[in-house]
Molecule: SAM riboswitch aptamer (S box leader)
Organism: Desulfobacteraceae bacterium
This record gives sequence, structure tokens and C1' cells, in this order.
RNA sequence: AUAUCAUGAAGAGUGGCGUGAGGAUCCUGGUCCUGUGAUCGCCCAGCAACCGACCGAUGAAGGCACGGUGCUACAGCCAGCCCGUAAAGGGGAACCAUGAGAC
Repeated sequence: AUAUCAUGAAGAGUGGCGUGAGGAUCCUGGUCCUGUGAUCGCCCAGCAACCGACCGAUGAAGGCACGGUGCUACAGCCAGCCCGUAAAGGGGAACCAUGAGAC
């Protein structure tokens, strides 16, 4: 990288240092954030509980939050494709992200 499985409307920072103009997955249309510092990197803090450890225990449910990730504006910001509706609501798919074991 590829495919598979699971999850993605909950939760958690206006933190410090540096950088210095863009950012919110690609494209399009919107809308929003941003020199009162976006983005990215590091540190600290926090949320959560996918995997491991430990407890449960000898096994399950479960617990814990030590380790490996991940995450901490707006629903994955909204919509775009299909079904449905008078129109909506709604349901599904696709894509994307994260984790895990494979290869």
C1' cells in the first nucleotide's frame, strides 16, 4: 500500500513554546474557523477504552487507565449517489478517518 472486521450525532484545551497563512479528507456548492495566530511540530493537561498488561480468577460480564495508539470548533461541519415523502423527516450506500489481526 491492499483487502477484512469494528467504530465514527457522546466525551475532552480559547493551555505553553516555536512556526507565520491558511484550515475544516479529495472534488464541487455552501457555511464556519483563522494575525485576539490558522496550520504544523514539541511539551503539559484532558477525553475515551480499539489492542496489550493487571484485577475479576481458574472462565464470563465487568473493573482499572500502567503501556501502544487515537482524539480534544461546528454530526466525519452540511450537502452532493440510491430508496422514501406533496415537501420534509428518515433509511442506505460510497468515500474518508481511527483501531485490530492478516497479507